[in-house]
Predicted 3D model of a 73-nucleotide RNA (transfer RNA) from a Candidatus Magasanikiibacteriota bacterium. The coordinates come from a structure-prediction model, not an experiment, and the mean pLDDT is 81. The source organism's lineage runs through Bacteria, Bacteria candidate phyla and Candidatus Magasanikiibacteriota. It was read from a public genome assembly. Its Rfam family is "tRNA". Gene Ontology term of the family: triplet codon-amino acid adaptor activity.

RNA sequence: GCCAUCUUAGCUCAGUUGGCAGAGCGACGGUAUCGUAAACCGUAGGUCUCGGGUUCGAUCCCCGAAGAUGGCU
Numbered sequence: 001g002c003c004a005u006c007u008u009a010g011c012u013c014a015g016u017u018g019g020c021a022g023a024g025c026g027a028c029g030g031u032a033u034c035g036u037a038a039a040c041c042g043u044a045g046g047u048c049u050c051g052g053g054u055u056c057g058a059u060c061c062c063c064g065a066a067g068a069u070g071g072c073u
Stems, first nucleotide, its partner, number of pairs: 001072007010025004019056001027043005049065005
């Protein structure tokens, strides 16, 4: 330098035809216990990497940029 894949919550990741952004773990609060842990219930936490375009409407489609991983040279 070229090619491919990926970027969504603190972490690991879903999100399928474009129509209200989710799960597990973690954090916090509560129930229970003599007490702690496990367990159960609940709460908070997101510019869906960034900038444009298409559309009534974009995490999703198109273009560009940045970053990560892998491959080729």